[in-house]
């Protein structure tokens, strides 16, 4: 895009079309084929006349009319359907010298004279009916002789012309044979014969149009001949005999499916699909068979028979055939009225009038399709109301509505009113229709689908991986433009969507117009049959080819130009088209055929050299194993390490001799040979091929190759085979391991070897079929030839083979590139998404294993190729880091502190979870904090804003209560303003509602902040260039660095964020400044004081370090090593500083915040409790285990801080914690305020004079309050613990270790945290390994990226399928039996009007009987398709 459609929602009108696609299922009822009285006799009715009359009638006759029967024509057309049919059925073009043709037309001639019956009717009879029998009688355009007739036919003859073999046409004459019907209104209509025509039919042939080869062989009247029969006619059409043919890979036979065509739909076309309506042909008429009649049938509304079914029946018998029009049931997703009319068109009959006509013309039903029209038009902003959204401002529906002004198509009503109807009158089913006129009133008339992308159109709410959507991708797990609804929008519009089917897009079967190295796809290889294709020249032919002409290609359809319905659809006229077929005339280039010739292809000959080419026989040495003997002694062997094994019965080792089998080191080479598989010691024999040179010979002999034949690695199979050293499936043992039916080890059998057969497959690979020609180069190698050279090496050139690099070209890229995957031609094979599956079934082959051929159901939306960026690797290279190593001190064991898990609990609030949670949030939970629990209270609230009213606020006392709270009493009136009533600000109270509140949820909705990789050296951009692209380049490379730091090179050149530097601190010096600091001078108990600022110090500004200098290395570089100077040397030490990003990392409980939830509670207040629990487990610490120590005594030396509700001195007191007291100090001034160390003494290696847990008693401090639950002191008690398993942490110098001090938080409460100084080491060979990281490279089936991906069994569920003892349908044949009707044949004793005969009788015909054939039926064994089947096999999905 289309449809004979269906379904869902909706539905105003008209025109034109279309309407059982399924059950060729069954049918009630009515109608669909009759007509002619001008063929015939008779009968009936109406009516007139005449005669007779018993007036009842009757007879004759006329007119009109109806008619059963005989007879004629028509029922073979028209109408329906598509079951069958793969066929001369259809289409197209031819042929009939092999045919027929009623009615019609033309022409010629004729129509004479006779005869015998029969239906009807009547009578009798049978039967329920349908129907029938007998007898008598009768007519014809019914039937039968006779006459006449030639052109006809048959026979034989002759002449002319033609052709296609038989033959055909025409002429002449002879013999035989055969016609007729009448009617009438007198116009005509008929009848007979013959010839011709028209139209219709029959038969034959060429070509064309479906699928399956898992259908490969089929055929007995089969193929042909002769003869006879038969037909309208040719013919095995039929029969007898004879011959053995005929068809088939160019697809016979068989199976499946199907009416064919004009055309229709689609498509640019070529094609593909279809075969409704309309038209042509065919076939069929309940199923099967058969003939009769006829011009025509083997007959839809005829006959006979058989079967099934239905109906009637008196049970004896009968009747029927809607695939005609309506209609009914049924089936189905689904398809209409039991209508009107013969007015038109057409058909049958008739002389005609006319009759008949479910053909046809019309109407009805159905949006089933196409076409047309309408559902209003203009104006109208307060942008109404309302809906929806909202950032609350507004936006949008929206000029849309309302309102105002108009119009009236269609619908409705009323009036008029056709064409279609003819030479004239009359005559219309449609139809009072179309059409015209008028009337009223916007009045009666809009929906459907979609809105994530493809694809035009977006928001809100609801829902919460639910409900649902979905054509594909995919949406939905609490902010869904994707579900549902609403608003809005988009599209189409009396329709719109969905489903189904076909074509297109699909170059996705590729003729036009595809491919096969790696995506699916080259046969394992050759030889060769059919076939396909094929060199030069000349000549001929005309099959292909091209051109012209003629015929045909029906009409309709389609296209163009017109015409008619108001337009269109529709109808119609003319032209085109109809790409085809046939006939004919011509052309001769090309292809083909014929003939001749040539040598460039191909082959032969001759001369050479190369080679693991093949087959057979013989020979050889090294090694291995075994045997024998000698020497010799305890191990050997094997592995990562071992063990099994061998060995004191003498191994291994070694020496000598012997035996056996297999394989041939070095040479050896991307070297050689072969078609491939493959071929490797040497010699001999037999043998194939290639190459080079030559140009003597043949003269296209060529290429490819479906089938076919041959060869064909390894493994495997066979033989009562042979052989067997080594190796070695299976097997055994030992190891390894969680296991180890493996890898490793020790053994070891088939096999490996030979002979003869079979198998026929491999990643049989260059994943690249064979052949021919052409298209830049360079370089190696193997075998030949030629030229040249001072000829020992060389150089140039050529052919063949084999490699590498590379241009053009090609390719998706990778790559290929004269050995093509380039450019062309020829032939073969093969492919068409993945899985199922190279499987099943069938067939062929095989001894078997199995091979070859080769599907489907079902299932998925991918499977796949090449390349890119990452990530990863028990891949590689380079490099770094307390990463390892080297060291020091620890942790892990103990006790305690602290955090976490778990458990418990009314609650033990919450968060943090590998590193990067766990002395973390928490820089400090007794109440408070506090978020948790129990109980008691409040509800506009503890807190904020707004409104109204009242009161100043506020303070004190007291009662009840656990308190919150409630009640009572007292004091007290301020500030601003004022018109003196009041008003205002602030505060408190009351009331109602807006709202407050939430440490409730979501860190996976977020902001902000933070951790981590990591202070690792990286991460990017612009322009350019390369690539189809993703991307690459830059950023890689050579060096170097702490560093993507710098240098050099380079299709890159630059730049940004990072690095570094700039900042702070520390180390040196200088200058400036000296108080509270300092002291060389003086003084003092004392920097206490004077004096001073030199020094120290303080704190501000500067200087200094830059690889600057020298030397070595390096590329003349960057840089590096060493040195000098210097307080400091190569970023001097430390800090702050954290790129692009990763982890949906952490935090909604710091804060902020969307959404959700809650609102007499999840808010808020209070008391008490809990966060402090305790069988356990883990992390982080403290104290120890002691002598480098503990204890006692006495003596020293810091830094950085803090201090007013504070630090708090000296002094007094207490054993002490502390208390009293208060000097000084808002601090370089005062206070806090040192320890280890050194010195002296003691302890003497012990659970101790170590260690201090735990517990008891007594005190102190803070605080409203130390019970749960603080800290400290004294006395007493004196636990574990004697240096810590596996494992694991920190640290490279003022570092580790060790020692104390301070601060924040804080009423009080550090072993924690953050800082400060004192004392002060050891070690680093080095980068193999562990961990982490950086760069380059490589592989990848990974990309939520190795914590990835992913294979198979097993278990469960479902699905389709194979096998299966079988069982059951169906189909087409075959063999035999039975054999209806009927034609034919035979017989015909029976019967018999026409003719012959005087007659008897005859001719002829018929019945009957028999036979051949023959449908249905029966029996039987096979074949094929299908269904089903216990069980079973694999497969798919989850």
């Nucleotide at each position: 895009g289309a449809c004979g459609a269906a379904c869902g929602c909706u539905g105003g009108c008209g025109g034109c079309g279309u309407g059982c696609c399924u059950a060729a299922c069954a049918c009630a009822u009515g109608c669909a084929a009759g007509u002619c009285g001008a063929g015939c006799g008779g009968g009936g009715g109406a009516u007139g006349a005449u005669g007779c009359u018993u007036c009842g009638g009757u007879a004759u006759u006329g007119u009109c009319u109806c008619u059963a029967g005989c007879g004629g024509c028509g029922g073979a057309c028209g109408g329906g359907u598509g079951a069958g049919u793969a066929a001369c059925a259809c289409g197209u073009g031819g042929g009939c010298a092999a045919c027929c043709u009623g009615c019609c037309c033309u022409a010629u001639a004729g129509u004479g004279g006779g005869g015998a019956a029969u239906a009807g009717c009547c009578a009798u009879c049978c039967g329920a009916a349908a129907g029938g029998a007998u007898g008598a009688u009768u007519a014809a355009u019914a039937c039968c002789g006779c006459a006449u007739a030639g052109a006809g036919c048959g026979g034989a003859g002759u002449c002319u012309g033609g052709g296609c073999a038989u033959c055909c046409a025409g002429g002449c004459a002879c013999c035989g044979u055969g016609a007729a019907a009448g009617a009438u209104u007198u116009a005509u209509c008929g009848c007979u014969a013959u010839a011709g025509g028209a139209g219709g039919g029959g038969c034959c042939c060429g070509c064309g149009g479906c699928c399956c080869a898992u259908u490969a062989g089929c055929u007995a009247g089969u193929u042909g001949g002769u003869g006879a029969g038969g037909u309208a006619a040719g013919a095995g059409c039929c029969c007898a005999c004879c011959a053995a043919g005929g068809c088939g890979a160019c697809g016979a036979u068989g199976g499946g499916u199907a009416g064919c065509c004009g055309a229709u739909c689609u498509g640019a076309g070529a094609g593909g699909a279809u075969g409704a309506c309309c038209g042509g042909c065919c076939a069929c008429a309940u199923u099967g068979g058969a003939a009769c009649u006829g011009a025509g049938a083997c007959a839809c509304g005829g006959u006979c028979c058989a079967g099934a079914c239905u109906c009637c029946u008196a049970c004896g018998g009968g009747a029927g055939g809607c695939a005609g029009c309506a209609g009914u049931g049924g089936g189905g997703a689904a398809u209409a009225u039991u209508g009107c009319g013969c007015a038109a068109u057409g058909g049958g009959g008739g002389g005609a009038a006319c009759c008949c006509u479910g053909a046809c013309g019309c109407a009805g039903c159905a949006a089933c399709g196409c076409c047309g029209c309408g559902u209003g038009a203009g104006u109208g902003a307060a942008g109404a109301a309302g809906g929806c959204c909202u950032u609350c401002g507004g936006g949008u529906c929206g000029u849309a509505a309302a309102g105002c002004u108009c119009u009236u198509u269609a619908a409705u009503c009323a009036g008029g009113g056709a064409u279609g109807a003819c030479a004239a009158a009359a005559g219309g089913a449609c139809a009072g229709u179309a059409c015209c006129u008028g009337a009223a009133g916007a009045a009666u008339a809009a929906g459907c689908c979609a809105c994530g992308g493809c694809u035009a159109a977006c928001u809100a709410c609801g829902u919460g991986c639910c409900a649902g959507c979905a054509g594909c991708c995919g949406c939905g797990g609490u902010a869904a433009u994707a579900c549902g609804u609403a608003g809005g929008u988009g599209g189409c519009g009396a329709g719109c969507g969905u489903u189904g089917u076909c074509c297109g897009g699909a170059a996705u079967u590729a003729c036009u117009g595809g491919g096969c190295g790696u995506a699916a796809a080259g046969g394992g290889u050759g030889c060769g049959u059919a076939g396909g294709c094929g060199g030069g020249c000349a000549u001929u032919u005309a099959a292909g080819u091209c051109a012209g002409a003629u015929g045909u290609g029906a009409a309709a359809a389609c296209c163009c130009a017109g015409g008619g319905c108001u337009u269109a659809a529709c109808c119609u006229u003319g032209g085109g088209c109809a790409u085809g077929c046939a006939u004919u005339u011509g052309a001769a280039a090309c292809u083909g055929g014929g003939u001749g010739u040539c040598u460039a292809g191909a082959g032969u000959g001759c001369a050479g050299g190369a080679g693991a080419g093949g087959g057979a026989a013989g020979c050889g040495g090294a090694a291995u194993u075994c045997c024998u003997a000698g020497u010799g002694u305890a191990g050997c062997g094997g592995u990562g390490a071992a063990a099994u094994g061998c060995g004191u019965a003498g191994a291994u080792a070694u020496u000598a001799g012997g035996a056996a089998g297999a394989a041939c080191a070095c040479c050896a080479g991307u070297g050689g040979c072969g078609a491939a598989g493959g071929c490797g010691g040497c010699u001999u024999c037999c043998u194939g091929g290639a190459c080079u040179g030559u140009a003597a010979c043949u003269g296209a002999c060529g290429c490819u190759g479906a089938g076919g034949c041959a060869c064909g690695a390894a493994a495997g199979c066979g033989u009562g085979g042979g052989g067997g050293a080594g190796c070695a499936a299976a097997c055994a043992g030992g190891a390894u391991u969680a296991g180890a039916u493996a890898c490793c080890c020790u053994g070891g059998u088939a096999g490996u070897c030979c002979a003869c057969g079979c198998u026929g497959u491999a990643a049989a690979c260059g994943a690249u079929g064979a052949g021919u020609g052409c298209u830049a180069g360079g370089u190696g190698u193997a075998g030949g030839g030629g030229g040249u050279g001072u000829c020992a090496u060389g150089c140039c050139u050529u052919c063949u083979g084999u490699g590498c690099c590379g241009c053009a070209g090609u390719a998706a890229a990778c790559g290929c590139a004269a050995u093509a995957a380039g450019c062309a031609c020829u032939c073969c094979g093969c492919c068409u998404g993945g899985g199922g599956a190279g499987u099943a079934c069938g067939g062929u082959c095989g001894c078997a294993a199995g091979a070859c051929u080769a599907a489907a159901a079902c299932u998925c939306a991918a499977a796949g190729g090449a390349a890119u960026u990452g990530a990863c690797g028990g891949g590689g290279g380079c490099c770094c880091g307390c990463a390892c190593a080297a060291g020091c001190a620890g942790c892990g064991g103990a006790g305690c502190a602290u955090g976490u898990g778990g458990u418990u609990u009314a609650a033990u609030u919450c968060g943090a979870a590998g590193c990067a949670a766990c002395g973390c949030g928490a820089a400090g939970a007794a109440c408070c904090u506090u978020a948790c629990c129990a109980g008691g209270g409040c509800u506009u609230g503890a807190c904020a804003u707004c409104u109204a009213c009242c009161u100043a606020a506020c303070c004190c006392u007291u009662u009840a209560g656990a308190g919150a709270u409630a009640g009572a009493g007292g004091g007290g009136u301020g500030c601003c303003u004022u018109u003196c009533g009041g008003g205002g600000a602030a505060a408190g109270g009351u009331a109602a509602g807006a709202c407050a509140g939430g440490u409730g949820g979501u860190g996976c909705a977020u902001g902000g902040u933070u951790g981590u990789c990591g202070u690792c050296a990286g991460c990017u951009c612009g322009u350019g260039u390369c690539g189809u692209g993703a991307g690459a380049u830059g950023u890689u490379g050579g060096g170097u660095u702490a560093a993507g730091u710098c240098c050099c090179g380079c299709a890159a050149c630059g730049a940004g964020c990072g690095c570094a530097a700039c900042c702070c601190u520390u180390g040196u010096c200088a200058u400036u400044a000296g108080u509270u600091g300092c002291u060389a001078c003086a003084u003092u108990a004392a920097g206490u004081u004077g004096a001073g600022c030199a020094c120290u110090c303080u704190a501000a500004u500067g200087a200094g370090a830059c690889u600057g200098c020298c030397g070595g290395g390096g590329a003349c570089a960057a840089c590096u090593c060493g040195g000098a100077g210097g307080a400091a040397g190569g970023u001097g030490g430390g800090g702050a500083u954290g790129a692009c990003g990763u982890c949906a990392a952490a935090u909604c409980a710091u804060c902020a915040u969307g959404c959700c939830c809650u609102u007499u509670a999840u808010g808020u207040c209070c008391u008490g409790g809990g966060c402090u629990a305790c069988a356990c487990a883990c992390g982080u610490g403290c104290u120890a285990c002691a002598a480098u120590g503990g204890c006692u005594g006495a003596a020293a030396c810091a830094a950085a801080g803090a201090g007013a509700a504070g630090c708090g001195a000296g002094c007094c007191u207490g054993u002490a914690a502390g208390g009293g007291g208060g000097a000084g100090c808002a601090a370089a001034u005062c206070u806090u305020a040192a320890a280890a160390u050194a010195c002296a003494g003691u302890c003497c290696c012990a659970g101790u004079u170590c260690g201090g847990a735990u517990u008891g008693a007594g005190g102190g401090c803070u605080g409203c309050a130390a019970c749960c639950c603080g800290c400290c002191c004294u006395c007493a008690u004196g636990a574990a613990g004697c240096c810590g398993g596996a494992g694991u942490u920190g640290c490279u110098a003022g570092u580790a270790a060790u020692c104390g001090c301070g601060a924040a938080u804080c009423a009080g409460c550090a072993u924690g945290u953050c800082g400060c100084g004192g004392u002060g080491a050891a070690u680093a060979c080095g980068u193999u390994c562990c961990c982490g990281g950086g760069c380059c490279u490589u592989g990848u089936a990974c990309a939520c990226a190795c914590c990835g991906c992913c294979c198979g069994u097993c278990a469960c569920a479902c699905c389709a399928u194979g096998a299966g003892a079988g069982u059951c349908u169906g189909c087409a044949a075959c063999a035999c039996c039975c054999g209806a009707a009927g034609c034919c044949u035979g017989u015909g004793a029976g019967u018999u009007a026409a003719c012959c005969g005087c007659a008897a009788g005859g001719a002829g015909a018929c019945a009957g009987c028999a036979g051949u054939c023959g449908a249905a039926g029966g029996u039987g064994g096979g074949g094929c398709c299908g269904a089903u089947g216990a069980u079973u096999g694999g497969g798919g999905u989850g």
The prediction has a mean pLDDT of 84. This is a predicted structure of a 1438-nucleotide RNA (small-subunit ribosomal RNA) from an uncultured bacterium. The RNAcentral record of the sequence draws on ENA and SILVA.